[in-house]
The RNA shown here (transfer RNA) has 71 nucleotides and comes from Coemansia spiralis. Lineage of the source: Eukaryota > Opisthokonta > Fungi > Kickxellaceae > Coemansia. The RNAcentral record of the sequence draws on ENA and Rfam.

RNA sequence: GCGUUGAUAGUUAAGAGGUAUAAUUGAUGCCUUCCAAGCAUUAGUCCCGGGUUCGAUUCCCGGUCAACGCA
Numbered sequence: 001g002c003g004u005u006g007a008u009a010g011u012u013a014a015g016a017g018g019u020a021u022a023a024u025u026g027a028u029g030c031c032u033u034c035c036a037a038g039c040a041u042u043a044g045u046c047c048c049g050g051g052u053u054c055g056a057u058u059c060c061c062g063g064u065c066a067a068c069g070c071a
Base pairs, nucleotide, nucleotide: 001070002069003068004067005066006065007064010024011023012022013021018054025043026042027041028040029039030038047063048062049061050060051059
């Protein structure tokens, strides 16, 4: 330099056109003599810019970063 793959709650992942889900984590409450465990409620997220579309996290283009391959 070229190519492929990826980027989503604090963390690890799912989702792949109709407005994002789970686990864990934090907060509050219940339970318990207390703690832990358990249960309930709640908080928090689509890497950046542009395009297509009625609608984009999803499709397309460019950028940044990471991993891998080729030279």